[in-house]
Molecule: transfer RNA
Organism: Nanobdellota archaeon
RNA sequence: GCGCACGUGGCCAAGCGGUAAGGCACGAGGUUGCAGCCCUCGGAUCCCCAGUUCGAAUCUGGGCGUGCGCU
Numbered sequence: 001g002c003g004c005a006c007g008u009g010g011c012c013a014a015g016c017g018g019u020a021a022g023g024c025a026c027g028a029g030g031u032u033g034c035a036g037c038c039c040u041c042g043g044a045u046c047c048c049c050a051g052u053u054c055g056a057a058u059c060u061g062g063g064c065g066u067g068c069g070c071u
C1' cells in the first nucleotide's frame, strides 16, 4: 500500500428496515441489629459524518479505530 472482518451502557453480548433482549458490575429501595444472599426498580448520542427510506443499530458512501491476511 491492497483485501477481509469487526465497532451496541462501565464490561460481555443479542439484534439482520418498524418501541435496543439478556448476563455481570454500578446506583436506589425492600429485607437484615450491620452486612451478605434474595426481591423490586433505574440508566444507551448503537464509533463519527452524510445519503436512501414514511421509518436506519440494521442498507449505501466517506472517515476513524481494532484485528487478520497478502505484497
Stems, first nucleotide, its partner, number of pairs: 001070007010024003018054001026042005047063005